Notes: This is a predicted structure of a 77-nucleotide RNA (transfer RNA) from an Acidobacteriota bacterium. It was read from a public genome assembly. Taxonomically the source falls in Acidobacteriota (Bacteria, Pseudomonadati). Rfam family: tRNA. The coordinates come from a structure-prediction model, not an experiment, and the mean pLDDT is 83.
[in-house]
RNA sequence: CGGGCUGUGGCGCAGCCUGGUAGCGCGCUUGCUUGGGGUGCAAGAGGUCGCGAGUUCGAAUCUCGCCAGCCCGACCA
Numbered sequence: 001c002g003g004g005c006u007g008u009g010g011c012g013c014a015g016c017c018u019g020g021u022a023g024c025g026c027g028c029u030u031g032c033u034u035g036g037g038g039u040g041c042a043a044g045a046g047g048u049c050g051c052g053a054g055u056u057c058g059a060a061u062c063u064c065g066c067c068a069g070c071c072c073g074a075c076c077a
Stems, first nucleotide, its partner, number of pairs: 001073007010026004020057001028044005050066005
């Protein structure tokens, strides 16, 4: 330098193809349960969907650019 993949609550991921209310598990908070812990039950908090722009009535999703990480290749040594 070229190509590919990935980026979504604290962590791990789904949703993207085919645009229409942002979800799951774990974790966290509160209450109940217990002598206490754990377990179980109920309720709840937590998201600029990497950044910017475009298309659209409407974008996590489509298009373009950029950034970061990983992989492959090329180049130099």